[in-house]
RNA sequence: ACACGAUAAAGGCAAACCCGCCGAAAGGUGGGGUCGCAAAUCCACCGGUCUAAGGGGUGAUUCCUAGGACAGCGGGGCUACCGAA
Numbered sequence: 001a002c003a004c005g006a007u008a009a010a011g012g013c014a015a016a017c018c019c020g021c022c023g024a025a026a027g028g029u030g031g032g033g034u035c036g037c038a039a040a041u042c043c044a045c046c047g048g049u050c051u052a053a054g055g056g057g058u059g060a061u062u063c064c065u066a067g068g069a070c071a072g073c074g075g076g077g078c079u080a081c082c083g084a085a
Base pairs, nucleotide, nucleotide: 004083005082012037013036017032018031019030020029021028022027035072042077043076045075046074047073048070049069050068054065055064056063057062
């Protein structure tokens, strides 16, 4: 340096749920909370999933559609703390 990941040390994050705010929604965000996580840091590039405001179809119910969203779904890329085997 690369790989790897302890019942190590120091620290970190925070699912569900509840409350406030933002958003059409999915969801995000602040606080509480603590299921879990060794990249549960960051990036929508590939696959996947969610939503459907706008747009399109329909007589209508409603259907299609991402420039929206998910990095705690998988792969990939970038970066990072510690050091037993």
c-di-GMP-I riboswitch aptamer from a Pseudomonadota bacterium, 85 nucleotides, folded computationally. The model forms 95% of the base pairs in the Rfam consensus. The organism belongs to Pseudomonadota, within Bacteria.